[in-house]
RNA sequence: GCCUGUAAAGGGCAAACCGUCCGAAAGGGCGGGACGCAAAGCCUCUGGCCUACGUCCGCGGAAGCGGCGGAUACGGUGGCAGGGCUGCCAGG
Numbered sequence: 001g002c003c004u005g006u007a008a009a010g011g012g013c014a015a016a017c018c019g020u021c022c023g024a025a026a027g028g029g030c031g032g033g034a035c036g037c038a039a040a041g042c043c044u045c046u047g048g049c050c051u052a053c054g055u056c057c058g059c060g061g062a063a064g065c066g067g068c069g070g071a072u073a074c075g076g077u078g079g080c081a082g083g084g085c086u087g088c089c090a091g092g
Base pairs, nucleotide, nucleotide: 002092003091004090005089012037013036017032018031019030020029021028022027035079041085042084043083045082046081047080048077049076050075054072055071056070057069058068059067
């Protein structure tokens, strides 16, 4: 340096759910809590997925306000896959 992770040691993270705060939403922060995780550490480059405040299109309306449907990421996720960077223990 590379490969592997059945077991061990010392540890680490923390799904659902609950409380609270932020957000239009998706979702996120913090506290509690553990389903799981050998990178469930970091980045968010590519694809996927989620959401749609705003914007655009259509419908409708005399018009304003507002309503319904569709498209859209500049918003998210990364505990969805690939990629990049870094790293503990044990074995080879």
Molecule: c-di-GMP-I riboswitch aptamer
Organism: Syntrophaceae bacterium PtaB.Bin038